[in-house]
RNA sequence: GCGGGCGUAGUUCAACGGCAGAACCUGACCCUUCCAAGGUCAUGAUACGGGUUCAAUUCCCGUCGCCCGCU
Repeated sequence: GCGGGCGUAGUUCAACGGCAGAACCUGACCCUUCCAAGGUCAUGAUACGGGUUCAAUUCCCGUCGCCCGCU
């Protein structure tokens, strides 16, 4: 330099173009003599910039980052 894959919550993963969800973590409360365990509730995310569309995490283009292969 060329080609391919991936980028969603603090972490690991979901999500036919139509309400972004789960588990763990964190916080509050309940339970317990206390702790652990358990229960309820809450917080929190689509890498960035454009395009298509009534509507984009999803489709298209570019940039950035990570991984793999070729040279």